Model confidence (mean pLDDT): 81 of 100. A computed fold for an 838-nucleotide part of an RNA from Durio zibethinus, annotated as large-subunit ribosomal RNA, domain II. Its Rfam family is "Eukaryotic large subunit ribosomal RNA". Gene Ontology terms of the family: structural constituent of ribosome and ribosome. Its Rfam clan is "LSU clan". The RNAcentral record of the full RNA draws on Rfam. The organism belongs to Durio, within Eukaryota.
[in-house]
Context: one part of a larger RNA
Formats: sequence, structure tokens, C1' cells
RNA sequence: GAACCUAGCACGUACCGUCUCAGCAUGUCCCCGGCCCAUCUUGAAACACCAACCAAGGAGUCUGACAUGCGUGUGAGUCAACGGGCCAGGAAACCCGUAAGGCGUAAGGAAGCUGAUUGGCGGGAUCCCUCACAGGUGCACCAUCGAUCGACCUUGAUCUUCUGAGAAGGGUUCAAGUACGAGCAUGCCUGUCGGGACUCGAAAGAUGGUGAACUAUGCCUGAGCAAGGCGAAGCCAGAAGAAACUCUGGUGGAGGCCCGCAGCGAUACUGACGUGCAAAUCAUUCAUCUAACUUGGGUAUAAGGGUGAAAGACUAAUCGAACCAUCUAGUAGCUGGUUCUUUCCGAAGUUUCCCUUAGGAUAGCUGGAGCCCCCGUCGAGUUCUAUUGGGUAAAGCCAAUGAUUAGAGGCAUCAAGGGUGCAAUGCCCUCGACCUAUUCUCAAACUUUAAAUAGGUAGGACGGCAUGGCUGCUUCAUUGAGCCGUGCCAUGGAAUCGAGAGCUCCAAGUGGGCCAUUUUUGGUAAGCAAAACUGGCGAUGCGGGAUGAAUCAGAAGUUGGGUUACGGUGCCCAAUUAUGCACUAACCCAGAACCCACAAAGGGUGUUGGUCGAUUAAGACAGCAGGACGGUGGUCAUGGAAGUCGAAAUUCGCUAAGGAGUGUGUAACAACUCACCUGUCAAAUCAACUAGCCCCAAAAAUGGAUGGCGCUUAAGCGCAUGACCUAUACCCGACCGUCGGGGCAAGGGCCAGGCCUCGAUGAAUAGGAGGGCACGACGGUCACCGUAAAACUUGAGGCACGAGCUCGAAUGGAGCGACCAUCGGUGCAGAUAUUGGU
Repeated sequence: GAACCUAGCACGUACCGUCUCAGCAUGUCCCCGGCCCAUCUUGAAACACCAACCAAGGAGUCUGACAUGCGUGUGAGUCAACGGGCCAGGAAACCCGUAAGGCGUAAGGAAGCUGAUUGGCGGGAUCCCUCACAGGUGCACCAUCGAUCGACCUUGAUCUUCUGAGAAGGGUUCAAGUACGAGCAUGCCUGUCGGGACUCGAAAGAUGGUGAACUAUGCCUGAGCAAGGCGAAGCCAGAAGAAACUCUGGUGGAGGCCCGCAGCGAUACUGACGUGCAAAUCAUUCAUCUAACUUGGGUAUAAGGGUGAAAGACUAAUCGAACCAUCUAGUAGCUGGUUCUUUCCGAAGUUUCCCUUAGGAUAGCUGGAGCCCCCGUCGAGUUCUAUUGGGUAAAGCCAAUGAUUAGAGGCAUCAAGGGUGCAAUGCCCUCGACCUAUUCUCAAACUUUAAAUAGGUAGGACGGCAUGGCUGCUUCAUUGAGCCGUGCCAUGGAAUCGAGAGCUCCAAGUGGGCCAUUUUUGGUAAGCAAAACUGGCGAUGCGGGAUGAAUCAGAAGUUGGGUUACGGUGCCCAAUUAUGCACUAACCCAGAACCCACAAAGGGUGUUGGUCGAUUAAGACAGCAGGACGGUGGUCAUGGAAGUCGAAAUUCGCUAAGGAGUGUGUAACAACUCACCUGUCAAAUCAACUAGCCCCAAAAAUGGAUGGCGCUUAAGCGCAUGACCUAUACCCGACCGUCGGGGCAAGGGCCAGGCCUCGAUGAAUAGGAGGGCACGACGGUCACCGUAAAACUUGAGGCACGAGCUCGAAUGGAGCGACCAUCGGUGCAGAUAUUGGU
């Protein structure tokens, strides 16, 4: 060192048992988040509106013309549908056409009519040559300069019937042309216009009819209307009177007469009822009741018409123009609604115009489709350098214009007043104007000066220098300018960044906005109205501000870990009852964080700081005690004034000190006191101003809010220092989608509509685009099915981001599926939506 055996250990597989952990489902408890959708809107949880629930059906369609784009066929042509034709056709589909016709191949002009070509420079693919540099060829297309056709203006040689024809020119005129054709037919998406035109919805308008059984009025013909009262004319009798006539008593029964029943009506209770008895009724009350009364039947008048004792009343529950049908799916710049999914991009409320302000067009913003270049060309919400325009802020007013305060000086002049004087265009004084040098304060429509910010241009090869030409422009001028050539010059002429730059076509939505910082206008102000720059909300969630469109932080696929922002760290509530230094005591009511949910002037011997000026061991301040005098009752004034009603003045002496007096007081004195001085005491004291916290100022209606509890060497306020908490933000992984870059076949089947790999990125309303799912029908291909199709029900079933697909079981009993194409009356939560059910 190898092999074998035994025992132990370790590992793996299978099974069993036990324990533990995790995931899922269901039930219950606790914690956290969480307002109701749709809609119009700047803004909806709204004290804005719609919506009880379920099922079925329910809204951008079809067509004509046109435009862009993308396809297909053919191509200087193209096109079946006009006609004809045969066969296995039984043809809408197949075939043919000498042709016609449409569009295209030529334009211009009102018209007569006339009538176009290979151009130059620059950028350019390809190809050729070359070791390479360089060079040649120069497609499509773009840019530019010329040429040319037609029209128009101009010119007009020449010919000619004297009417015309018209060469060579010129033009900064017009034009939808030419310049070696690109069209035609057809399909699809999107859009515009006309059509019912996405869908439901008027008030209206027109045409033709039907109604007077309700009701309005007229006419014809019928019917109906107690009881009582008043008592007209006429008549009778009597009385008086000469008579005319008068009076008295009766009778009589008139009347748009009275009361009142029926009838007809309808005043009040604003009664009852008010899902009624009733789409106008009931009770009581009330008006009228022989008449302009009530009423039956018949008849007449009909919709811009009737009828009306008139109310716009009535005309069949309808009337400031009935009802029915049609035009008609009338129109609506207005309201409501508008149906599956996912991915990518993503607005506007502004300009101009409009009988425009609830709307359109136009530009802008946005999407889609492309084209064309690319490694330093080009570009930039940036900086730098150079240059440039301005008249805001500021400043200025002893600078212009305008306003404006104050003195000072002043020769002359002017105005006023005064003195002198008979007077003076004499003199003198005063006060103004005015002048001069100063001084104070101002200006959106003042300015000498004059920012910051913002704006324009440039920072090179399309350039620079030299040189030769052309020109009808320009110049006195080969002077200038422009253009065309040739030669030379490469340190590529600032920085930074680029996720690339440039161009064309088509089209949606929008055209009500609002908020914040700053600037600004109107307004006493406003959560008011109107502008500017920027940023937001609208269209947008997440963390903080207790709550919240807009504030602070920060934008978002699905997840795991780490770290932060704003804001916080007594408890609610994750995290320091952390550390250090100050302040604050607040009984109507201490205070407590941008927007922000209020408080002022003024005051405080509450307390804490500061500034400044004084006093003080030569003893201040405060307290207690003593003095506080004399000339003098100073002068004037006064009825009186002796320090003290008042006026002017304010001195001297003695003193340690004592005012010709700070107050009380008296008729006037007196008396007391103060300033001032001294003793005692013993070390700091006083005034003015200023600003921190606190207090006063500080009164409102339901009970109440630093968010609540509560908090006092704070859990308040100010300053400072660490630690910690936490968002979908940042960093690092994984997966999904999107976009971009790179690579990949030939050997053995499939996939380039694929595979591998690297990087970046992910919000979204209106709106656009791409990819998918589902429903019905038809054609082709392939399947399933009475040994059980569809459909419904069910299962923590499985798959997919999702629309949805699929499997098992049960019910059921006859049809049904996948793929490839095509077609569409193709998807519901809403419409006071429709019908049915509950």
C1' cells in the first nucleotide's frame, strides 16, 4: 500500500412511525387599510342628477363621390358587367371583341387659336480602375441656376390682295406645363361630404280627414215651476162739492217685485275626502226661484274655423288654435346613453376669423405611416467668448419737462401800502412779483445716466488667401458687386451633452380651465375680476400635513433584501420619557410646526437679557433723626398778596446748607412740607430706551376640540448634537412586457412570424396605433356523437397578465367542435331607456 471480515460512523434510496415547520381552504375572534358607482364639470363621497333586483333585446351601420397610406394585377396603356359565344355547364363567376366609352398619354387661353425634350453646378447609390491615396461613371431623389410651350405687355425686319401674315428680339407679369412618360383597374384601414347617418328625445311646420252624446249660441217642437207677502191699472159703493174734480172703504190681481220648496247654481268653512264614493265628490251654510227661467228631442254653425251677456271662456277628462293619420326615422350648435381584453405613445382649454361667446373653421399641442442620411455631419429649454437692440428696477431733480418746502442776497423793472412833499417819470421805508447762488421732497403716461434677468447673430471647407475671366447691374474709372474658373492652405478653428439628425404625408381629441411662488392692473376687500414667467392639478396614485384636487417629499410593471426623503420618536402610533444650554407659571382662555383655518393699536415696577447716561468708602440710594437763616413784608399791581391770585426781574450776606421759593394752608399773616445740607447706617444705587416669554386689551348664539388623551427642570418655546422610525423614491438581485444593439442555417427533422445574448425602460383622462379573446353564418380540411352532442350546475380542479380556454363529476337527451379563409343586425350596468318576471 492492496484485498477480505467484523463492529461503529457517515451518506443515499424505499417504506413505516413520531415530532416540528411551512403552504392552501373553510369557520370564528383581533388588528390594519377602505366614503357609491355612472355622468356633466376647474372641481363630486356630496345637502348635484340617474340607478330596487334578475333575464332577454338595446346605439359609428350600409351606400355614392373623393383624399392619403398600404397591398394585388397589368403597364403607355388600362378597364368583364355593352354585345356575342361554346363546351364535360346546368354559369352571376368562363371565353371573345373589328370596336365604342371612361381615365391616362399636352399644356395654355374667355375665345379665335397656338403648342413643349436629351442643359449646368452641388449632394448622391451602383459599377470600373487602383497596393493605397486619388480618379472616372454618375440612377432615384433633393436644392439651385438657366432653357422652353401657352396667355399677357412690348418690339416689328420682311412679304402683301392694304386686308392681313410675320423673322430675329425684350419682360422682377400669369400658369394646375415640358425637360425620355406612369398610369389604369381593384381590395383594405383612416378621414371628409351627401344620404335617417352612432342612438333616444322636442316647442314647431305642412297635407287630408273625424267630431257640437260634453260644452257655446241660434232656430223648430215638447215638458216643468209648492206655500206666503206687497197690492199697479180697471171696476163697485159711499161722502163732500155749483162744477172741475177730490177723499174714504172695497173689489181686482199687475210685477225682469219680496220671502221661500222643488229645480238651477256654488258664497263661506279656505270643513270632510285627498292611493277618494268621485281624474272635482260629501255635509252645513249661501245665491236665485214667472223669468234675459229650467229642461228633453230635432236642427244649424268645424280648426286659423266655429261659438262667446267677453273669462282667451267653450269646441267629447285635450284649447293663447281640438283630435286622427301622413310628410316623418322632421330638425336640434342642446340633455342623456354608447357594450370584450391587453400592450405602446399621449394631449388641450391658446392664436386668427365667423350675426362668433353652450358652436365651428384655422394654426398650435398629439398619434400613425414613411422617406433620407449618418460617426462627427448635425442638433441643444445649457455654459463660455465676441457683437448687438432696448429704457424696466435703481438713480436724478443745486440736468431738460412737470410738481414742490424753506430761508439768504439783490442793480434795474412792475404791482400794492406808508412817510415826506403843492407836485414830480422826486426821495425814503415796508411787503410781494422777479432775478441769483443754495436748500427740502416727488413722477405709470419725466429724464442726462442706467443695471440684473431675458432676446438676436456668430464661433469656418457652403471657409480663407492669391489670381484669370463674364455682366445689359453699379461707377468718372476694370471702380464695386454678383457670378464662373484655376492654384494654395487641414492644429477641422470654444466647452459640455446627444438615449441620433433632417424632411414629407394623413388624421383624432381640444379650442369652458383652475391653483401656487414671484411681477402686475381694477377694487375698501374677497375662496373677487384680469394679465406675465415658471411649476403643478385637470389626466395621478404612494409617504407626510389628524381631515383635504393644487402644499412638502416623490411619480408607480410583479416581487425579495438594504438605505433614505418630507415628517416624526410619552400613549393612541413604527421610532430617544435621548443629551446639553436658556426662557415660560398663564382661574373668562398658557402654549404647541409652511399653505392653514386669524387677531391689532396701545399698555404692564410679571420675569429675563441688552444699550446708554448718572451717583458711590471724600460714604451714594432707601429708611430714621436734626437744620432749612438774615437784608426782606424785595419791586410793580391790588380792597388785600408777608416765598406760594398775577407781571417783570431773580441780588447780596452768613453758612455744612437753606429757592426773592416744590406743595398744603390763611381774608392777609401764622403753621406744616419740599428742594438743599448734616448725623446714623452700611455697599452698591438711580433714570431713559430697547426686545424675548408671559399678562391685559379679547363678547355669540346645539356641547367640542394643539387630531385625542394628556403634558409644566414639558410631551411648551428657542438654540445645538447624536441615535432611531418610515414611501410604490434610491441601490442590489429574480421574473414579465416594450424598445434598441449584436450574433446564429446548408451536417439530421421543425422554427427567421425563429433561437441566443447585451443594454435601457414601464403612471395616465380625451385620443391614436398594434396584438389578441369571444358570438352568429357560409366554404374548405380534419375530428366527436344514444357505449350520450349542446346547454345548465358544481369542484381549494388545471392553464393564461387578461379577454377567456380546458378537465373531472352530476343533470340532460340530439346535435356539435378545431384549424385555414370570408362575411357581419357581433360582446352592456347605467340611457327618469324597452318587454317580461320577482